[in-house]
RNA sequence: AGGCGGGUAGCUCAGAUGGUGAGAGCAGCGGUCUUAUAAGCCGCCGGUCGUGGGUUCGAGUCCCACCCUGCCUA
Numbered sequence: 001a002g003g004c005g006g007g008u009a010g011c012u013c014a015g016a017u018g019g020u021g022a023g024a025g026c027a028g029c030g031g032u033c034u035u036a037u038a039a040g041c042c043g044c045c046g047g048u049c050g051u052g053g054g055u056u057c058g059a060g061u062c063c064c065a066c067c068c069u070g071c072c073u074a
Stems, first nucleotide, its partner, number of pairs: 001073007010026004019057001028044005050066005
């Protein structure tokens, strides 16, 4: 320098073909249970979807540029 993949909640990740309100597990908080703890059960909290533009009635999803990261080629 070129190519491929990834970036979504504190962490690990879903999110066919753009379409009501962006999700799961774990973690955290509260409750229940227990003599206590843990586990189990119930509930709650938590997101500018890497950044900036574009297309569209509508973008996590499509297009462009850039940033970060893993791998490959030179």
Molecule: transfer RNA
Organism: Chloroflexota bacterium